[in-house]
Molecule: Glycine riboswitch aptamer
Organism: marine sediment metagenome
RNA sequence: UUGACUCUGGAGAGUGACCCCGAACCCUGGGGUCCACCGAAGGUGAGCGGCGCACCGUUGCGCUUAAUCUCUCAGGUAUCAGGACAGAGGA
Numbered sequence: 001u002u003g004a005c006u007c008u009g010g011a012g013a014g015u016g017a018c019c020c021c022g023a024a025c026c027c028u029g030g031g032g033u034c035c036a037c038c039g040a041a042g043g044u045g046a047g048c049g050g051c052g053c054a055c056c057g058u059u060g061c062g063c064u065u066a067a068u069c070u071c072u073c074a075g076g077u078a079u080c081a082g083g084a085c086a087g088a089g090g091a
Stems, first nucleotide, its partner, number of pairs: 005089005014035001016034006036077003042073001043071001045069001049064006
């Protein structure tokens, strides 16, 4: 220095509709379908630049190449949980 671990802080977006399960109702939980939305788990994409080939023109093609950008696959949209990132800690 990097990664993991512990503690602390940590945003955004519907407690959506319908159906099913669990003796019934209420409450709560789980599952399915549909619509609307969010970006800060993870993931996608490509830029400056670099390399190579063609070509000598105002270039072209291929490879490589970043993010909090982008896409929304995944994940998420009351609480809980998760959470990029930041601070602290000891081994």